[in-house]
Context: one part of a larger RNA
RNA sequence: UUGGGCGUAAAGGGCGUGCAGGCGGGUUAAUAAGUCUUCAGUGUAAAUGCCAGGCUUAACUUGGUAUUGCUUGAGAAACUGUUAAUCUUGAGUUAAGGAGAGGAAAGCGGAAUUCCCAGUGUAGCGGUGAAAUGCGUAGAGAUUGGGAGGAACACCAGUGGCGAAGGCGGCUUUCUGGACUUAAACUGACGCUCAGGCGCGAAAGCUAGGGUAGCGAACGGGAUUAGAUACCCCGGUAGUCCUAGCCGUAAACGAUGGGUACUAGGUGUAGGGGGUAUCGACCCCUUCUGUGCCGGAGUUAACGCAAUAAGUACCCCGCCUGGGGAGUACGGCCGCAAGGUUGAAACUC
Repeated sequence: UUGGGCGUAAAGGGCGUGCAGGCGGGUUAAUAAGUCUUCAGUGUAAAUGCCAGGCUUAACUUGGUAUUGCUUGAGAAACUGUUAAUCUUGAGUUAAGGAGAGGAAAGCGGAAUUCCCAGUGUAGCGGUGAAAUGCGUAGAGAUUGGGAGGAACACCAGUGGCGAAGGCGGCUUUCUGGACUUAAACUGACGCUCAGGCGCGAAAGCUAGGGUAGCGAACGGGAUUAGAUACCCCGGUAGUCCUAGCCGUAAACGAUGGGUACUAGGUGUAGGGGGUAUCGACCCCUUCUGUGCCGGAGUUAACGCAAUAAGUACCCCGCCUGGGGAGUACGGCCGCAAGGUUGAAACUC
């Protein structure tokens, strides 16, 4: 390079944005770079393949042809490209709407745990399979009142919603992103994808400064046990929380990249739209958008997937090529570090 693949066998980048690149809607005209036709030149000879000669063959010999390529000229104009004009269905803008834990900041709220103070009150409490460590006559636990502080937001809550992913859940306000529906007014291909780049990116971890109620790596103690560096119990530091910065990884999963088009049905649900109705509830329809379950064709090694495809096609990107060695070594880049990223080979089966 050709070919085959990537849900579970090796393999979809964690996610987005986007330059270069690749690919790209309808019509008309021009052009002739790609493309196609034709002529000519060149493509040394030998060799090779085919035809012929030769001697019984072979070796051999002559001639022709092929030599798939490149180039000049002439021509064709369907397709690709380019240029010009035009169109509206792709894409976008506008207007009017309803939905939403989408994001950021500020403020507020109640329940509960813990602690402190005070009252009542007396001998236990707590914990376990059973215990003990622990707390308690310096008055615990229980109960009542008051206060402090931090963190998380019961019910609603839903194979419900929103977000590109990570993720997002008390209430109010301010700022702000996106999607959806209806109308068809406007722009007129402005599109899709995207190596590199840039940005975002759970948890843990790191730096500095705060904060610390509960929980709780490490650590201490009590048990269990042959032992118990564990599981169980009593404590408990980092951390968990906030601000600013770093890290850049996860079973970052739908283990399924993005876009477009097409391809039986059935049944839910969420948000719109339309209809009936005086309005509302309810009900019906839906060429809309999302999210579930089932299922036929098709597909698959099977499991299964099945209009949210793993079906049928096209465009672009990423990735795979036996197991181990190894996501290691070395080097580069990044990082404060931890480490990340890129990423072999010997050897061995």
Small-subunit ribosomal RNA, central domain from an uncultured Veillonellaceae bacterium, 349 nucleotides, folded computationally. The prediction has a mean pLDDT of 84.